[in-house]
RNA sequence: UCGUGCUAGACGGGGAGCUAGCGGUGCCCUGUACUCGCAAUCCGCUAUAGCGGGGUUGAAUUCCCGCUCGAGGUCUAGGCACUGUAGGGACUGCCCUUGAUAAGUGGCGUUGAUGACCCGGCCCUGCGCGGCGAGGCGCUGCGAACCCCGUCAGGCCCGGAAGGGAGCAGCGGUAAGUAGUUAGCUUCGGGUGCCGCAGGUAAACCGAGUCGGAGCCGGCUGUCGGGGCAAGCCUACAGGGCAGGAUCGACAGCGGGUGCACGA
Numbered sequence: 001u002c003g004u005g006c007u008a009g010a011c012g013g014g015g016a017g018c019u020a021g022c023g024g025u026g027c028c029c030u031g032u033a034c035u036c037g038c039a040a041u042c043c044g045c046u047a048u049a050g051c052g053g054g055g056u057u058g059a060a061u062u063c064c065c066g067c068u069c070g071a072g073g074u075c076u077a078g079g080c081a082c083u084g085u086a087g088g089g090a091c092u093g094c095c096c097u098u099g100a101u102a103a104g105u106g107g108c109g110u111u112g113a114u115g116a117c118c119c120g121g122c123c124c125u126g127c128g129c130g131g132c133g134a135g136g137c138g139c140u141g142c143g144a145a146c147c148c149c150g151u152c153a154g155g156c157c158c159g160g161a162a163g164g165g166a167g168c169a170g171c172g173g174u175a176a177g178u179a180g181u182u183a184g185c186u187u188c189g190g191g192u193g194c195c196g197c198a199g200g201u202a203a204a205c206c207g208a209g210u211c212g213g214a215g216c217c218g219g220c221u222g223u224c225g226g227g228g229c230a231a232g233c234c235u236a237c238a239g240g241g242c243a244g245g246a247u248c249g250a251c252a253g254c255g256g257g258u259g260c261a262c263g264a
Stems, first nucleotide, its partner, number of pairs: 001264006009057003012030004020046005034054005063257006072248005079242002082239007091232002095228007103221003106217003115211003119207003123200006129193002132189006138181005148173004156165003
């Protein structure tokens, strides 16, 4: 160096999660990679950290180590912009509302403004009158089998008689009551009145009058201020995204390493 037969090893790996920890089942990534059984109310183990059975390959394209690249995952936050929610009202702006001012504009004013004084109305209180409503009285009608009145036929009672008495029906009337009431009297009431009298009337409003003689109003624009709204803005929180940092890291690339026996 070659050949034969073995052996270690390999026949997928990784991330998060779970766990005291490790590995696996389940999820995700990579990408093709023997098989059977077990496992989330978990399963199997303990630093040599899946266990048990079978199979293939085997010292190299395949095993081991190092470096590079890097899919993807996780964590982080001091960044950036976006979206949403809650709050704020310093600033800018729109809009709403309100006060002041009187520069512009408009209106009123010498047929007399603001102001001052005064009269009346409106308003309040009391009394009266009227009206309306309710009740009562009054008036009208009806109204008692007997226990209301008058008159009481017939009949009844007393009496020798003359005569007397009680009294039903009928007729007439009346009480309680009931129905009505245009007018009358009276009591009470009010979202009652172009009504009367007396008194009040702080302020406002309205209509007149007197004095006096030039302003007044604040609709619109402007200016200044107050309140509101919250688009921009500010603050906080949440979400996903981008960039950054940390960490693990499949696949891939490069470099290095690797046993025993026999024979030639």

This is a predicted structure of a 264-nucleotide RNA (Bacterial large signal recognition particle RNA) from a Dehalococcoidia bacterium. Lineage of the source: Bacteria > Bacillati > Chloroflexota > Dehalococcoidia. Its Rfam family is "Bacterial large signal recognition particle RNA". From the family's description: The signal recognition particle (SRP) is a universally conserved ribonucleoprotein involved in the co-translational targeting of proteins to membranes. The coordinates come from a structure-prediction model, not an experiment, and the mean pLDDT is 76. A source record names the gene ffs.